[in-house]
The prediction has a mean pLDDT of 81. FMN riboswitch aptamer (RFN element), 116 nucleotides, folded computationally. Its Rfam family is "FMN riboswitch aptamer (RFN element)". Rfam links the family to the GO term FMN binding. From the family's description: The RFN element is a highly conserved domain that is found frequently in the 5'-untranslated regions of prokaryotic mRNAs that encode for flavin mononucleotide (FMN) biosynthesis and transport proteins. The sequence was found by an Rfam model in a public genome assembly.

RNA sequence: AAACAUCUUCGGGGCAGGGUGUGAUUCCUGACCGGCAGUAUAGUCUGCGAGCUGCAAAAGCAGAAGUGGUGAAAUUCCGCUACCGACGGUAACAGUCCGGAUGAAAGAAGAUAUGA
Numbered sequence: 001a002a003a004c005a006u007c008u009u010c011g012g013g014g015c016a017g018g019g020u021g022u023g024a025u026u027c028c029u030g031a032c033c034g035g036c037a038g039u040a041u042a043g044u045c046u047g048c049g050a051g052c053u054g055c056a057a058a059a060g061c062a063g064a065a066g067u068g069g070u071g072a073a074a075u076u077c078c079g080c081u082a083c084c085g086a087c088g089g090u091a092a093c094a095g096u097c098c099g100g101a102u103g104a105a106a107g108a109a110g111a112u113a114u115g116a
């Protein structure tokens, strides 16, 4: 150094403008956003977390991409055109407002001790 243990810190973003209406950041138009690990850099690949069902455990459910280019290598980069988004609440249907949540967590970084 690796490994293991304990502890600490960190650990999710987003409806501008316009329209209808008594009422909508919920509808229409338009705008905007993208957790963690892996891999040529990923919301749409693989896996995980969050979320949901369930008294609980076990268990189960759970979204979305095509195409052209460069390259040794990219469904990850560049170009074009698409698509997706928990639960509860609401004067009106919510990825974006409010709430559970000053929460939890995948995980990231660091400290200390042990030990060889």
Base pairs, nucleotide, nucleotide: 003114005112006111007110008109009108010107017029018028019027031096032095033085034084035048036047037046038045043083044082051061052060053059065081066080067079068078069077087099088098089097